[in-house]
The RNA shown here (c-di-GMP-I riboswitch aptamer) has 87 nucleotides and comes from an uncultured Pseudomonadota bacterium. Its Rfam family is "c-di-GMP-I riboswitch aptamer". Rfam describes the family as follows. GEMM was predicted in a large-scale screen for bacterial structured RNA regulatory elements.

RNA sequence: UGAUUCAGAGGGCAAACUCGUCGAAAGACGGGGACGCAAAAUCACCGGCCUACCGCGCAUGAGCGCUACGGCGGCGGGGUUGCCGAU
Numbered sequence: 001u002g003a004u005u006c007a008g009a010g011g012g013c014a015a016a017c018u019c020g021u022c023g024a025a026a027g028a029c030g031g032g033g034a035c036g037c038a039a040a041a042u043c044a045c046c047g048g049c050c051u052a053c054c055g056c057g058c059a060u061g062a063g064c065g066c067u068a069c070g071g072c073g074g075c076g077g078g079g080u081u082g083c084c085g086a087u
Stems, first nucleotide, its partner, number of pairs: 012037002017032006035074001041080003045077003048072003055066004
């Protein structure tokens, strides 16, 4: 100097639950709170999953089925980006 990346250091994010707000819902945002996460940063391109207002069909019994233009990045893949760094 280069490669590799165990430990460590500085830290980071924040599940469930709860309070408030928005939403038809899924869910999102903010406060509290930590289950966990080395990308649990970011992006709906692909797959998967969730919801069904509107719409379509059936029923007429207050419903049932289908449907994403809605959503989930803490479901997987993929793109982009970031911190530390011994032997």
The model forms 95% of the base pairs in the Rfam consensus.